[in-house]
Context: one part of a larger RNA
């Protein structure tokens, strides 16, 4: 000077408290561990791995196994001969094919030719490695934490490491800001500038609206503790008007020096070390879907504030051409048929919801609760759904009757409940990203738990 302390002050956070939903019990999905296994690839492991990388494992993806091919290789450059349409082999190309194609059929291009180029092919220099180190790095990311903190220059004290400034009284979401002071000053951070929202003006508007509203998008007005009152030197706080908004309005985007030799050599990039007829490539089937069990996160439940059956109403944000698909017809229905019309405020996904509302029923029971398993019949995607895909109609009808010790989330349009839409993607979503609908209850307070920031103290640690 830092860590640390079951030392001490002051202060904060949904950190405890006060509440409301949960999660632990059950079933099912997903993910991890372990256990099988020819392989069940690899990686992430206290908070900060564990619906994590993976925004989507039938083949492929794929890297993992088993068999079976290839060796200048699947890819990329040069050199040098050789050819200038090309051959055999078992599936990987099987057929007179791979390439174009106007579906008949044509065999590159440049030039009159010589020659030259694309492309093959033999050989040689290299190719190639998701092999290994994340403890040899780059970039990126995760945390502590959006916590208020972290230094720097000159000066000034100390022999010196250092120390002053940065502490102290007050304030504040803040090292925000005022006072004071051997200091004065500046930087990174803090706030502001950005982007969305909520009042209102102006200007435009087509495909939306029907005259002025709404909506779209551009500008631009408001909010600054300005005004009033208390408290105060001062900062600033309390209270109140006005206003849509009030004290950072709400929300998001931004993450200082730096900690974990955190994570990633399989995103990619790179050093060093390994392999070269294999630890390179290429196929074809299987595995990444296994299953005494543990465990993390999550969906549906246990019903009457519910379950079914009619009937009826309100969103917003999205997507669309290898797309999105309407009307009509067919099908109990997943779906099928048809092709209108949209590269989209115009056409579709979409009459877009659902919870809601009204009416009827069931009467507390393992039910008309609840929906796993299981079986039959079918759609739909795709060369192909046994391993292994969603989805639909009938039929079966498990556990479960509110969950132990523990333990998580959240302070308002929140939480809880309810549907929608996208991204990945042929096909698949209980997951992720976002959208809106309905909308609670609580917070006395800082003694305790947790993390975290200032000062001090203590130390036999660094």
């Nucleotide at each position: 000077u830092g860590a640390c302390g079951g030392g001490g002050g002051c202060c904060c956070g949904c950190a405890c408290a006060a509440g409301c939903a949960g999660c632990g019990g059950a079933g099912c999905g997903u993910g991890u561990g372990g256990u099988u296994u020819a392989a069940u690839u690899c990686g992430a492991u206290g908070c900060a791995a564990c619906g994590c990388g993976c925004a989507g494992a039938a083949c492929c993806u794929u890297a993992c196994c088993u068999a079976g091919g290839c060796u200048u290789g699947a890819c990329a450059u040069g050199c040098a001969c050789c050819u200038g349409g090309u051959a055999c082999c078992g599936a990987a190309g099987g057929g007179a094919a791979a390439c174009c194609c106007g579906a008949g059929g044509g065999a590159c291009c440049c030039g009159a030719g010589a020659g030259g180029g694309a492309g093959g092919g033999u050989g040689c220099a290299c190719a190639g490695a998701u092999g290994c180190u994340g403890c040899a790095u780059g970039g990126c990311u995760g945390u502590c934490g959006u916590c208020a903190g972290c230094u720097c220059g000159u000066g000034c004290c100390g022999u010196g490491a250092g120390g002053u400034g940065u502490u102290g009284g007050g304030u504040u979401a803040a090292g925000u800001c005022c006072c004071g002071c051997a200091a004065c000053g500046a930087g990174c951070g803090c706030a502001a500038c950005c982007c969305c929202u909520g009042u209102c003006g102006c200007u435009a508007g087509u495909u939306a609206c029907a005259g002025u509203c709404u909506c779209u998008a551009g500008c631009g007005a408001g909010a600054c503790c300005g005004c009033c009152g208390g408290u105060c030197c001062a900062a600033a706080u309390c209270g109140g008007a006005g206003g849509a908004a009030g004290g950072u309005g709400g929300g998001g985007a931004u993450g200082a020096c730096g900690u974990c030799a955190a994570g990633u050599c399989a995103g990619c990039a790179c050093g060093g070390c390994u392999c070269u007829u294999a630890c390179g490539u290429c196929u074809a089937g299987g595995g990444c879907u296994a299953c005494a069990c543990a465990c993390a996160c999550g969906c549906u439940a246990c019903a009457a504030u519910g379950g079914c059956c009619g009937a009826u109403a309100c969103a917003g944000a999205g997507g669309g051409c290898c797309g999105c698909g309407a009307a009509g017809c067919c099908g109990c229905g997943a779906g099928g048929u048809g092709g209108a019309g949209c590269a989209a405020a115009u056409c579709c996904c979409g009459u877009c919801a659902a919870a809601g509302u009204c009416g009827g029923u069931c009467u507390c029971a393992g039910u008309a609760c609840g929906g796993a398993u299981c079986g039959c019949a079918g759609g739909c995607u795709g060369c192909a759904a046994c391993u292994c895909g969603c989805c639909u109609g009938c039929g079966u009808g498990a556990a479960g009757u509110c969950g132990g010790a523990g333990u998580u989330g959240c302070u308002a349009g929140u939480a809880a409940c309810c549907g929608c839409u996208g991204g990945u993607c042929a096909g698949c979503a209980c997951a992720c990203a976002g959208c809106g609908g309905u909308g609670a209850a609580u917070a006395c307070g800082u003694u305790c738990c947790c993390g975290g920031g200032c000062c001090u103290u203590g130390u036999a640690c660094a």